[in-house]
This is a predicted structure of a 1583-nucleotide RNA (small-subunit ribosomal RNA) from a Peptococcaceae bacterium.
RNAcentral holds the sequence, with entries from ENA.
It matches the Rfam family "Bacterial small subunit ribosomal RNA".
Lineage of the source: Bacteria > Bacillati > Bacillota > Eubacteriales > Peptococcaceae.
C1' cells in the first nucleotide's frame, strides 16, 4: 500500500401468440474409470470395493554408570604337570627357566540370557460402530488426577526376610513345565524422623456462587526414602584406605508451574410421523457402597415420578470439524490427502499392570476360521511399511537410508525407529518446455478433392536457400542440504589439573547421487494427437448407404440427389493429451430467507365455535430480554485474500498483513419490540329504544292439484308417439256430474328481493328460540384478530330399526327403433322418495376468489333503518348506515378480466401448490354395519401436459345471399340392339398413361403394313441419327442367286466440283469440299425409371367476389383495423357511416361476333326502273336504288319522366327507340388449394441400359371375351313408317384436289373429262316442311340387329382387321325399378349440312343453319359458394380427434398358501473369564507375642453368591428375498367390437351417490355452468 470488481443465456408444447411449467445444453471440479494417443521436466497424489482371508521379511525396545551371574579378551598372581632357546658339561647329565598347557585368585575390556528400571498407552492403520455432550464452539471444575520435565522447601536413618538366573531330579511330541536347593539389587518388607502433607476436632480472618471456598492458629492421630558411576586427600582419621570428603544422576516427602488427561454445562449438529406415546434404576430423596473426581455410578428403604406436538420413544442413514468443490452471494454438496477430535485393532465379554490402558504387533475366557500335531494338546491375528490371493471398472515397489527433522532408552558413545527422509512404478492431477525459426518456385509444382471444366482448394505448405541448438544423444567439471558431537582452548560453579555449564576452535559425519546445475560436441536430425463440423456451438463439400447399416445430450437425421449415417478432401477447437462415462454445485427464481405462487394454469380447508401457539389500540413511568454502540478474551496451525520473498518462470515453498461475517464476558443506550405498572375510549362487548326477514325447533288448521274408491249420465273407443305397438275398455273404460279416502307438494304474489357461517330455507296460525340492522352514548376497559390438533353443523344418494306409500321413479318386465340397442321414445313398475330415532360426511358443498383491519374518483338500481328539506298531507329531494346488483377511473393481471363485495395498495395469522401419467390408486394406520371416506407413496413411463388470447378449417350452430341447386316443366340415361371407352379376365403380346366431381366416345384430328412404344423370330453393333480424325473412289444406276424380308453374296457400271501448280488443251499431281465406302475411339441411340427432383402446359375449386399491400392506429404478442356496420348490386358494384387514409391483383369496361339506320365502295354478288333476249335463265347492254358484301362512323348513357328510398347509392314502373337497365354470344380464369394430371408432345436433373432396355425386318398384337360400368346411336311407332310430288339454309372445303354435263349400271360405282387455285367451277341432294296415296294397333308396310349370297371402292396386302351397294335373313326391343342427367329462349327439343383426322374407314369430335316449345309460386328442404356471429378438445384441420373391453408381446408393480435370511427387544435356562463379596477344616518367609515347640496379624490356593459374553428355548416384532396363482397399471402396433368425448358431437356435458351393463357407458336423485340456440323478465348503456 492492499486484502467487498459483482449477477449473461439458448433449445423444446403451436399453423403462430403470450403465460405457466417440466426436460436438454453451454460452465466449474474430481482420489476417477474407459476409448484412442503419448517427447521430457518440476511439484503433487495413488484399494472410494470385501473392517475380506492371509504366505514370507521388517515395523518398540533399550540401559551392565541398578544386580547376581555366564561366556570372551587381555593383563597380573598362587598352585601343578611338563619343561624350549642359551649357558655349563665330567656328556650321565646339570642349569634355565621361555612359549603353550592346566587348576584356581585379582583386576581391566567386551558380550549378554535373568532380575530390576523406563519405554511398548507416543509414533503409524482404518473409519466398522456411533444421532451421542461424539463432534464443534463458549464456559465451568468451589467436583479431579498428572510419569518423564521445571521451580522451591526439607530429607535419604535402621534392620529383615525371600525369589529368579544357575545346580540336581523329573514330565511333555512339541508349546511349556513341577519338586529339591543355592544367591544379588535402586526387587520387597518391618520400624523410626517428619513444620509443611492427609484426617478429625476448636477457633479467627477474608471472600463467594448455594453446597462452600481461602489464608494463619491450636491439639490429637496417621504416613518417605536407594543407591550408582567420577574424582580427591581440603575436611574426618596416626596412616593407607573409605565407612570421609566432593560433584554429577536417581531415590522419598512436600509446594508452585508447565504439559497431558478425566467429568459436567449451554448453544449447533441428516431424514422419516405411512413411528404418537416413552421410561422400573426409570425421575427424585435418606442412609451405605464405590471412583481421582460429580453423580442412580451402585445397594438398600421412601416417594411416584421424569420424557413428548419447540417432535420423546423408534425406524434408515452417517465417525465429526478446520477444511474442499461450486456459487454473485445467501446457499447447496462433500469430509481423499494435510491437521485437531473421536471410535476401532478377526468377532464379543473380561480385568491386571500402570502417572496413563480395560491396552493394534500385552494377559485371561467364549466364538468363527487359518496352521501344527505323536490325538494326548498347543499356535495365530497386516485397519503398521512392502507384498499375495480375492472382489471389483479402479488404485503402486516383498526399494535405499538412519545423512536430515521427529520419538524411544542411556550419564554418554550409542542402539532401535518400514515414523521419516528418499528413490521407483502410473499423462491420475496441476504447472513449465519442446516437437524448430526466417525467406522461399508464388504470375502459386506434384498428388489428392471439388467443379459452373473457367478454374478453386490444400498453400508459404512441400521442394529449395539461409540460421539456431531449447529438450533429447554423448563427454568433461559438479553441488546447497552439515548443524551439532569428538578434541583442544577459555570461561563459571567447585578445593580441584575430576565432573559440569556457556562461548570460541575444530575432526570425522550425504540415503538421495555423480542427482541438480553449469560447460562443450552433434544433425533438423529422435518428439502430435484427439474430437467435432444440422440447430443450440466455432467449423461444408463429394461419394456410398436408401427407415437399411447406423447417429442422437435436446430438438431430431436416415424411405436415391443426408452440410446429422460411413468414408474421403476441405475446415474449427483443444493440445501431450483428446474425448466418453459417473457425480456435485451452478444456470434452476425449479422449494423462492435473500427471491415464488393459489378465479380460469398445480393449488383456498364444505362451513363454523374454539384449545396451544402466533399476533395486537392511545398516553404516562419503569426495566433492559430482543436491538444498538464501545472494549475484553477466543474464533490452534494450515487453507483463503492481500503485499512481499525463494527455486531461470510457473505450480510448489516461504515471512507479514488482512479475514475467520461466531461465541462468551464487560460497560453504556433506551427511539422501536418484550416484561411490569398507572391510565384511557376511538377496537371490542354490554344496557335502552325501534322495526324488517322462506333463519331455526314442535304443535296444529287450509285449499287447489293427482291417484283410487262408490254411485249417477253416456257410449266405443282411450292413451300414447316423429310413425307405432305393449297397456286400459263392451265384466262399460276415456269423458263428465256428486259424495269419499289417502298421501305428498304449497300455483299466483315472486323481484341477479329476502334470512342464514355453510349446507340450505317459500300455504297459514300459535308457542319457544338464535342472529343481523338502526338509534342512543348509560356501562366495562384491549377484554381483539387468526387459529394446528379438538369439537359441532354439513345438500343428494345410501346403510339400520319402527312406521307411510298419492305422485315420481334406479333395478326389473314389455313394446318400439336400430346392423346391434343391455340406451335415448312409450306403456308398467320395486327400492328409494315422505315421518321419528340412529348412522354416512362427501359433491362443480362454486364466487372454482380463506378470515380480520385500514385506505384508494366516480355513476345507477334494488331491500331494510334513520336523519333533514318541503308540503295541509302524501310523493318528491337532500344526507347517512347496512345488506344486494350493475357499468366504470386509476391500479393489478399471461390474457380473459378484477375494479370499495378487488384479482388495487399494505399488516396479522391458517390452509394449500411445485412437470404429465402411474395416482382422488397400492400398502400401513385411524373412522364406519357396510358402502366407503381420511391421510397417502414408489417402481416404471413420456417430453411434454396445460391456461388465455389469435388466425383458419369444421359444426346433424345461428342469421343474411346467390347459383338449372331444389321447385315448376321439358327431354333424356338406368331396361333392347349395336357402337364406343374402360375394369376384369384371357394371352406369346393384348404397349402405355388417364381414376370421385376433376378417368372411362380421355391423350387418339381416325391400330389392316407403317404409325408401334408391345409379342415371336430373323439380322447389325461407332451403329437408323449428330460432331470430331485417317484412309480409299470400288458411287448412282442395271441385273443374277439365297432369302418372308432386312440382309447376304455375285455381274455389269463407273463420280461431280472449288484454288494451286505442271505438262499442254484434257490429263497429272497437291490442297480443299460435297458424296459415299472402309477404320479407330471419343461418343450416338433408349416411348427405360422417378410428374414425390423439375421446367413448361393443363384441369379444378369458379367467371366464385374474393385475395392482399404501404402508411397510420390499437394489442406484450400471434394479429386486429382498412376488408367490419346500414342499404344496394350479377360484382369487394356503388353510397352513407366509422381510425383509418389510400393503393394494388380480381369485378365491371376496353378486344371479336350478332342484332339497327347512315356514309363510302359494286365484283365474281344484285336487278327496281329502261332496253336487248332465250324453251328457260342478271343470259347481254347498262344501273348504284333494294339483298348482299367489308370498310368507316354512328346508337344505349339509368340520358329523360314519375314514385319508393336518407336529399345518397340504388331500385320500381312509363316514354322514346332496331335494341333498356353487364341487350344476346365469346375471348379473358385474381391470391391460392388439390405433392391433382403429363419424364409418352417438348425440355430437363439424378438413376439404369451399351453385341442392348438401342436399331432393322417379317408375322402377329393393341380389334382377344363368361363378365361389370361409363358415354352414345337406332328404335319400340300413327306428331308414325313407305311411296310420289314439291319448297326454303347456313357454314365449310377442293390441284398428288373438288370434279360438272353425257353415257353404262337396280345401286355402291364405273366411264368421261367440261370448269375451277375458286362471291364465277365443283362437292350440293339440305332434311324436317308442305301437297297427295298407302298402311290402321300388329312384334306390324314397326324395328333394324344377326346371318348368307353377289358385288362395288382404297390401297403392296381388306384373313386375322376396312368401308359401302343389291338381293335374302329380319333378334331383342310395345317407353324402361331403384337412382340418376341435362336445359330458363332462338334455349330445350328435333331436322338435315360442313368440316378436320384421312389412301380408305365416323353413331365420335368440332362447327352451321331449318322448324321451334313449356314452366320458375318461391328458398323451408337437397348439394356447391360467399359474408357476419357462435362453440371446438379440429389445425395431416371433421375423411379430424379421440375412449373403453378384448386378443398378441414385453415391463415394473399390488395381493398371496407359504418357503428362506437379516435386525433389534422380550421371557425362561445355561453360565467361561474376570473384579466385588462369603468363605477359607488346606497352606502359609518378612511383622507381634514366645525360651522354644507354637500362637496371633495378614496373605494364598479351594469353594461358593451377586453381576455376565457366547450358547440354548419359546412366542410376537420388524426388514428383506423368493414363489404356484391372482389385480390393476404402464409401453408397442398395420388387430377386434363399438363410438363414450370435442361443434347442440346427434339424448348438452361434468361432480357426488346408488343400481345395472360386452366394452366405451346407461339410467335415478340432488348440484354446477367450466351448456349451444330461440323466446320472455330483470338490470345496464345510449336517446
Nucleotide at each position: 500500500u492492499u486484502a467487498u470488481u459483482g449477477g449473461a443465456g439458448a433449445g423444446u408444447u403451436u399453423g403462430a401468440u403470450c403465460c405457466u411449467g417440466g426436460c436438454u445444453c453451454a460452465g466449474g471440479a474430481c482420489g476417477a474409470a474407459c476409448g484412442c494417443u503419448g517427447g521430457c521436466g518440476g511439484c503433487g497424489u495413488g484399494c472410494u470395493u470385501a473392517a475380506c482371508a492371509c504366505a514370507u521379511g521388517c515395523a518398540a525396545g533399550u540401559c551392565g554408570a541398578a544386580c547376581g551371574g555366564a561366556c570372551c579378551u587381555u593383563u597380573u598372581u598362587u598352585g601343578g604337570a611338563a619343561g624350549a632357546a642359551g649357558c655349563c658339561u665330567u656328556c650321565g647329565g646339570g642349569u634355565g627357566g621361555a612359549a603353550a598347557u592346566u587348576a584356581g585368585g585379582a583386576a581391566a575390556g567386551g558380550u549378554u540370557a535373568g532380575u530390576g528400571g523406563c519405554g511398548g498407552a507416543c509414533g503409524g492403520g482404518u473409519g466398522a460402530g456411533u444421532a451421542a455432550c461424539g463432534c464443534g464452539u463458549a464456559g465451568a471444575u468451589a467436583a479431579u488426577c498428572u510419569a518423564c520435565c521445571u521451580u522451591a522447601a526439607a530429607g535419604a536413618c535402621u534392620g529383615g526376610g525371600a525369589c529368579a538366573a544357575c545346580a540336581g531330579u523329573u514330565g511333555g511330541a512339541a508349546a511349556c513345565g513341577a519338586c529339591u536347593g543355592c544367591u544379588a539389587a535402586u526387587a520387597c518388607c518391618g520400624g523410626a524422623u517428619a513444620c509443611g502433607c492427609u484426617g478429625c476436632a476448636c477457633a479467627u480472618a477474608g471472600g463467594g456462587c448455594a453446597u462452600c471456598c481461602u489464608a494463619g492458629g491450636u491439639g490429637c492421630a496417621g504416613g518417605a526414602a536407594a543407591a550408582g558411576a567420577g574424582g580427591c586427600c581440603u575436611c574426618u582419621u596416626a596412616a593407607c584406605a573409605a565407612u570421609g570428603c566432593u560433584c554429577c544422576u536417581g531415590c522419598u516427602u512436600u509446594u508452585a508451574g508447565a504439559u497431558g488427561a478425566g467429568u459436567c454445562u449451554g448453544c449447533g449438529u441428516c431424514u422419516g410421523a405411512u413411528u404418537a406415546g416413552c421410561u422400573a434404576g426409570a425421575u427424585g430423596g435418606u442412609g451405605g457402597g464405590g471412583u481421582a473426581a460429580c453423580g442412580g455410578c451402585u445397594u438398600a428403604c421412601c416417594a411416584u415420578g421424569g420424557c413428548g406436538a419447540c417432535g420423546a420413544u423408534c425406524a434408515g442413514u452417517a465417525g465429526u470439524c478446520g477444511g474442499c468443490c461450486u456459487g454473485a452471494g445467501a446457499g447447496g454438496g462433500u469430509g481423499a490427502c494435510c491437521g485437531g477430535c473421536c471410535a476401532c485393532a478377526u468377532u464379543g465379554g473380561g480385568a491386571c499392570u500402570g502417572a496413563g490402558a480395560c491396552a493394534c504387533g500385552g494377559c485371561c475366557c467364549a466364538a468363527a476360521c487359518u496352521c501344527c500335531u505323536a490325538c494326548g494338546g498347543g499356535a495365530g491375528g497386516c485397519a503398521g511399511c512392502a507384498g499375495u490371493g480375492g472382489g471389483g471398472a479402479a488404485u503402486c515397489u516383498u526399494c535405499c537410508g538412519c545423512a536430515a527433522u521427529g520419538g524411544g532408552c542411556g550419564a554418554a558413545a550409542g542402539c532401535c525407529u518400514g515414523a521419516c527422509g528418499g528413490a521407483g512404478c502410473a499423462a491420475c492431477g496441476c504447472c513449465g518446455c519442446g516437437u524448430g525459426a526466417u525467406c522461399g518456385a508464388a504470375u502459386g509444382a506434384a498428388g489428392g478433392c471439388c467443379u459452373u471444366c473457367g478454374g478453386g482448394u490444400u498453400g508459404u505448405a512441400a521442394a529449395g536457400a539461409u540460421c539456431u541448438g531449447u529438450u533429447g544423444a554423448c563427454a568433461g567439471g559438479g553441488a546447497c542440504g552439515a548443524a551439532u558431537a569428538a578434541g583442544c582452548a577459555a570461561u563459571g560453579c567447585g578445593a580441584a589439573u575430576a565432573g559440569u555449564u556457556u562461548u570460541g576452535u575444530g575432526u570425522a559425519u550425504g540415503a538421495c547421487g555423480g542427482u541438480a546445475c553449469c560447460u562443450g560436441u552433434u544433425u533438423a536430425g529422435a518428439a502430435a494427437g484427439c474430437u467435432c463440423c444440422g440447430g443450440c456451438u466455432a467449423a461444408c463439400u463429394a461419394c456410398g448407404u436408401g427407415c437399411c447399416a447406423g447417429c442422437a445430450g435436446c430438438c431430431g437425421c436416415g424411405g436415391u440427389a443426408a452440410u446429422a449415417c460411413g468414408u474421403a478432401g476441405g475446415g474449427a477447437g483443444c493440445a501431450a493429451g483428446c474425448g466418453u462415462u459417473g457425480u456435485c454445485c451452478g444456470g434452476a427464481a425449479u422449494u423462492a430467507c435473500u427471491g415464488g405462487g393459489c378465479g380460469u394454469a398445480a393449488a383456498g380447508g364444505g362451513c363454523g365455535c374454539g384449545u396451544a401457539g402466533g399476533u395486537g389500540g392511545g398516553c404516562g413511568c419503569u426495566u433492559a430480554a430482543g436491538u444498538c454502540a464501545g472494549g475484553u478474551g477466543u474464533g490452534a496451525a494450515a487453507a483463503c485474500u492481500c503485499c512481499g520473498g525463494g527455486c531461470u518462470c510457473a505450480a510448489c515453498c516461504u515471512g507479514g498483513a488482512g479475514a475467520c461475517u461466531g461465541c462468551a464476558c464487560u460497560u453504556g443506550a433506551a427511539a422501536c419490540u418484550g416484561g411490569g405498572u398507572g391510565u384511557c375510549u376511538u377496537g371490542a362487548g354490554g344496557g335502552c329504544a325501534g322495526g324488517a326477514g322462506a333463519g331455526g325447533a314442535a304443535a296444529g288448521u287450509g285449499g287447489a292439484a293427482u291417484u283410487c274408491c262408490u254411485a249417477g249420465u253416456g257410449u266405443a273407443g282411450c292413451g300414447g308417439u316423429g310413425a307405432a305397438a305393449u297397456g286400459c275398455g263392451u265384466a262399460g273404460a276415456u269423458a263428465u256430474u256428486a259424495g269419499g279416502a289417502g298421501g305428498a307438494a304449497c300455483a299466483c304474489c315472486a323481484g341477479u328481493g329476502g334470512c342464514g357461517a355453510a349446507g340450505g330455507c317459500g300455504a297459514c296460525u300459535u308457542u319457544c328460540u338464535g342472529g343481523a340492522c338502526u338509534g342512543u352514548a348509560c356501562c366495562u376497559g384491549a377484554c381483539g384478530c387468526u387459529g394446528a390438533g379438538g369439537c359441532g353443523c354439513g345438500a343428494a344418494a345410501g346403510c339400520g330399526u319402527g312406521g307411510g306409500u298419492a305422485g315420481c321413479g334406479a333395478a326389473c318386465g314389455g313394446g318400439a327403433u336400430u346392423a346391434g340397442a343391455u340406451a335415448c321414445c312409450c306403456c308398467g313398475g320395486u327400492a328409494g322418495u315422505c315421518c321419528a330415532c340412529g348412522c354416512c360426511g362427501u359433491a362443480a358443498a362454486c364466487g372454482a376468489u380463506g378470515a380480520a383491519u385500514a385506505c384508494u374518483a366516480g355513476g345507477u338500481g334494488u331491500a331494510g333503518g334513520a336523519g333533514g328539506u318541503a308540503u295541509c298531507g302524501a310523493c318528491u329531494c337532500c344526507u347517512u348506515c347496512u345488506g344486494u346488483g350493475c357499468c366504470g377511473c386509476a391500479g393489478c393481471a399471461a390474457a380473459c378480466g378484477c375494479a370499495a363485495u378487488a384479482a388495487g395498495u399494505a399488516u396479522u395469522c391458517c390452509g394449500c401448490c411445485u412437470g404429465g401419467g402411474g395416482a382422488c390408486u397400492a400398502c400401513g394406520g385411524u373412522c364406519g354395519c357396510a358402502a366407503g371416506a381420511c391421510u397417502a407413496a414408489a417402481a416404471c413411463u413420456c417430453a411434454a401436459a396445460g391456461g388465455a388470447a389469435u388466425u383458419g378449417a369444421c359444426g346433424g350452430g345461428g342469421a343474411c345471399c346467390c347459383g338449372c341447386a331444389c321447385a315448376a316443366g321439358c327431354g333424356g340415361u338406368g331396361g333392347a340392339g349395336c357402337a364406343u371407352g374402360u375394369g376384369g379376365u384371357u394371352u406369346a403380346a393384348u404397349u402405355c398413361g388417364a381414376c370421385g366431381c376433376a378417368a372411362c366416345g380421355c391423350g387418339a384430328a381416325g391400330a389392316a403394313c407403317c404409325u408401334u412404344a408391345c409379342c415371336a423370330g430373323g439380322g447389325c453393333u461407332u451403329g437408323a441419327c449428330a460432331u470430331c480424325c485417317c484412309u480409299c473412289g470400288c458411287u448412282a444406276c442395271c441385273u443374277g442367286c439365297g432369302g418372308a424380308a432386312a440382309c447376304g453374296u455375285g455381274g455389269g457400271g463407273u463420280u461431280c466440283u472449288g484454288c494451286c501448280a505442271g505438262u499442254u488443251u484434257a490429263c497429272u499431281g497437291g490442297c480443299g469440299g460435297a458424296c459415299g465406302a472402309g477404320g479407330a475411339g471419343a461418343c450416338a441411340g433408349g416411348u427405360g425409371g422417378u410428374g414425390c427432383a423439375u421446367g413448361g402446359u393443363u384441369g379444378u375449386c369458379g367467371u366464385c367476389a374474393g385475395c392482399u399491400c404501404g402508411u397510420g392506429u390499437c394489442g406484450u404478442g400471434a394479429g386486429a383495423u382498412g376488408u367490419u356496420g346500414g342499404g344496394u348490386u350479377a360484382a369487394g358494384u356503388c353510397c352513407c357511416g366509422c381510425a383509418a387514409c389510400g393503393a394494388g391483383c380480381g369485378c365491371a369496361a376496353c378486344c371479336c361476333c350478332u342484332a339497327c339506320g347512315u356514309c363510302c365502295a359494286g365484283u365474281u354478288g344484285c336487278c327496281a326502273g329502261c332496253a336487248c333476249g332465250u324453251u328457260a335463265a342478271g343470259g347481254u347492254g347498262g344501273g348504284a336504288a333494294c339483298u348482299c358484301u367489308g370498310g368507316a362512323g354512328g346508337a344505349a348513357c339509368u340520358g329523360c319522366c314519375g314514385g319508393u328510398g336518407a336529399c345518397a347509392a340504388a331500385c320500381c314502373g312509363g316514354a322514346g327507340g332496331a335494341a333498356g337497365g353487364u341487350g344476346g354470344g365469346g375471348a379473358u380464369g385474381a391470391c391460392g388449394u388439390c405433392a391433382a394430371a403429363u419424364c409418352a408432345u417438348c425440355a430437363u436433373g439424378c438413376c439404369c441400359u451399351u453385341u442392348a432396355u438401342g436399331u432393322u425386318c417379317u408375322g402377329g398384337g393393341c380389334u382377344a371375351c363368361a363378365c361389370a360400368c361409363g358415354u352414345g346411336c337406332u328404335a319400340c311407332a300413327a306428331u308414325g313408317g313407305c311411296c310420289g310430288g314439291u319448297a326454303c339454309a347456313g357454314a365449310g372445303g377442293g390441284c398428288g384436289g373438288c370434279g360438272a354435263a353425257g353415257c353404262c349400271g337396280c345401286g355402291a360405282g364405273g366411264u368421261g373429262g367440261a370448269g375451277c387455285g375458286a362471291a364465277u367451277c365443283c362437292c350440293a341432294a339440305a332434311a324436317a316442311g308442305c301437297c297427295g296415296g298407302u298402311c290402321u294397333a300388329a312384334g306390324u308396310u314397326c324395328g333394324g340387329a344377326u346371318u348368307g349370297c353377289a358385288g362395288g371402292c382404297u390401297g403392296c396386302a381388306a384373313c386375322c382387321c376396312g368401308c359401302c351397294u343389291g338381293c335374302a335373313u329380319g333378334a331383342a326391343g310395345u317407353c324402361g325399378g331403384a337412382a340418376u342427367c341435362g336445359c330458363u329462349a332462338g334455349u330445350a327439343a328435333u331436322c338435315g349440312c360442313g368440316a378436320g383426322u384421312c389412301a380408305g374407314c365416323a353413331u365420335a369430335u368440332c362447327g352451321c343453319g331449318g322448324u321451334g316449345a313449356a314452366u320458375a309460386c318461391g328458398u323451408u328442404c337437397c348439394c356447391g359458394g360467399g359474408u357476419c356471429u357462435u362453440g371446438u378438445a379440429c389445425a395431416c384441420a371433421c375423411c379430424g380427434c379421440c375412449c373403453g373391453u378384448c386378443a398378441c408381446a414385453c415391463c415394473a408393480u399390488g395381493g398371496g398358501a407359504g418357503u428362506u435370511g437379516g435386525c433389534a427387544a422380550c421371557a425362561c435356562c445355561c453360565g467361561a473369564a474376570g473384579c466385588c463379596g462369603a468363605u477359607g477344616a488346606g497352606c502359609u518367609a518378612a511383622c507381634c507375642c514366645g525360651c522354644a515347640a507354637g500362637g496371633g496379624a495378614g496373605g494364598c490356593a479351594g469353594u461358593u453368591g451377586u453381576c455376565u459374553a457366547a450358547g440354548g428355548u419359546g412366542g410376537g416384532g420388524u426388514u428383506g428375498a423368493u414363489a404356484a396363482c391372482u389385480g390393476g397399471g404402464g409401453u408397442g402396433a398395420a388387430g377386434u367390437c363399438g363410438u363414450a368425448a370435442c361443434a347442440a358431437g346427434g339424448u348438452a356435458g361434468c361432480c357426488g351417490u346408488u343400481c345395472g351393463a360386452g366394452a366405451a357407458c346407461g339410467a335415478g336423485c340432488g348440484g354446477c355452468u367450466g351448456g349451444a340456440u330461440c323466446a320472455c323478465c330483470u338490470c345496464c348503456u345510449u336517446u